[in-house]
Molecule: FMN riboswitch aptamer (RFN element)
Organism: Thermosediminibacter oceani
RNA sequence: GAAAGUCUUCGGGGCAAGGUGAGAAGGCGUUUAGCCUUCAAUUCCUGACCGGCGGUGAUAGGCGAAAGCCUUAAGCCCGCGAGCCGCAAGGCAGAUCCGGUGAAAUUCCGGAGCCGACAGUAAAGUCUGGAUGGGAGAAGACUGGU
Numbered sequence: 001g002a003a004a005g006u007c008u009u010c011g012g013g014g015c016a017a018g019g020u021g022a023g024a025a026g027g028c029g030u031u032u033a034g035c036c037u038u039c040a041a042u043u044c045c046u047g048a049c050c051g052g053c054g055g056u057g058a059u060a061g062g063c064g065a066a067a068g069c070c071u072u073a074a075g076c077c078c079g080c081g082a083g084c085c086g087c088a089a090g091g092c093a094g095a096u097c098c099g100g101u102g103a104a105a106u107u108c109c110g111g112a113g114c115c116g117a118c119a120g121u122a123a124a125g126u127c128u129g130g131a132u133g134g135g136a137g138a139a140g141a142c143u144g145g146u
Stems, first nucleotide, its partner, number of pairs: 004143007015047001017046003023039006048126002050116002052080004060071004075114002083092003096112005118129003
């Protein structure tokens, strides 16, 4: 201590707030019309909260005389994953601007925004379910032998 291989482990977060009341149950009303009480949305409205993996990266911290090394740094930049459609081949697949600094930033600093599979159910990023599943990948051990 390379390529390659085998195995093991790990591998997703988030409403206990306020309002409304579809609807349900019960009661009054002989019945009807209507009225009352209770329950009732993490889905509606207001507000709150959350951010998988790899890359890029000018951040922050640490070590070093230096070269440099270690940890950390993007939900909305480039990809991947889950998901959806299809018998299959294959296809679909979210969202950012403004100002500042600077040689350089959609990544830093400040501000204001935006986005979020499918099924269920009162219309869901946050509840329940497929899922004790799958998974991008991460770490380690062993083989290997450049």